[in-house]
RNA sequence: AUAUUACUUUGGGGCGGAGUGAAAUUCUCCACCGGCAGUACAGUCUGCGAAGAGUGCGCGAGCAUUCCCGAACGGGUGCAAUUCCCGUACCGACGGUUAAAGUCCGGAUGAUAAAAGUAGGAA
Numbered sequence: 001a002u003a004u005u006a007c008u009u010u011g012g013g014g015c016g017g018a019g020u021g022a023a024a025u026u027c028u029c030c031a032c033c034g035g036c037a038g039u040a041c042a043g044u045c046u047g048c049g050a051a052g053a054g055u056g057c058g059c060g061a062g063c064a065u066u067c068c069c070g071a072a073c074g075g076g077u078g079c080a081a082u083u084c085c086c087g088u089a090c091c092g093a094c095g096g097u098u099a100a101a102g103u104c105c106g107g108a109u110g111a112u113a114a115a116a117g118u119a120g121g122a123a
C1' cells in the first nucleotide's frame, strides 16, 4: 500500500412577473430547477438511489430479492462527446389543498445511491 472489517461525517434544487376567477405559488402565458456512479464534462445514454406494490429469511433490529420506474433530436468541433458548443424540443412519485402542484404543505430533524475521513488490518 491492497483485499477486507468497524465507526464517523457529508449526502436534492426550483413559482419571480402577468392573466382569469369567489377561490390557483395547483389553470393559461413567460420565467425557474436538475441526486449518485460510469463514459470526452449527461435531468433525456448505461447502471444505481429516492416513491409505490409484493415475496423469502430472521424472535427481533433487519437482510435479501421481484415488480414498477419520466423525458432528445438536428447541426458543429474533435482521435474520441446521444455528455462540450449552437439551435429547437421534452420530462418530473405519493398524500393534502376554497381550484388540477417538478417548484407550496406533509410522511421527512426520515431513508438511500454514493463521496470523504478515522481506526484496525491479512496473504
Base pairs, nucleotide, nucleotide: 005119006118007117008116009115010114016030017029018028019027032102033092034091035048036047037046038045043090044089052067053066054065055064056063057062072088073087074086075085076084094106095105096104

Predicted 3D model of a 123-nucleotide RNA (FMN riboswitch aptamer (RFN element)). Of the family's consensus pairs, 93% are formed in the model. The coordinates come from a structure-prediction model, not an experiment, and the mean pLDDT is 85. It matches the Rfam family "FMN riboswitch aptamer (RFN element)". Rfam links the family to the GO term FMN binding.